This is a predicted structure of a 73-nucleotide RNA (transfer RNA) from Ruminococcaceae bacterium UBA3753.
């Protein structure tokens, strides 16, 4: 230098053929207990790595950067 994967909630990952974003764990709060644990409600918490484009409409298409993995030289 060139190819390909991945980048989404604090952490681990879904959302596939575009229609407004979920889980499990973690947290916080109540309930249950002397108290903790566990268990049970319930709630915070993402401008989807940046940046542009296309569309009515983008996490999903396209082009550009980064960061990270990997394969060739």
């Nucleotide at each position: 230098g060139g190819g390909g994967g991945c980048g989404u909630a604090g952490c681990u990952c879904a959302u596939c053929u575009g229609g407004u974003a979920g889980a499990g764990c973690g947290u916080c709060a109540c309930g249950u207990u002397c108290g903790c644990a566990u268990c049970g409600u319930g709630a915070a918490g993402g401008u989807g790595g940046u940046c542009g484009g296309u569309u009515c409409g983008a996490g999903u298409c396209c082009g550009a950067u980064c960061g990270u993995c990997u394969c060739c030289a």
Model confidence (mean pLDDT): 81 of 100.
It matches the Rfam family "tRNA". The family's RNA type in Rfam is transfer RNA.
The source organism's lineage runs through Bacteria, Bacillati, Bacillota, Eubacteriales and Oscillospiraceae.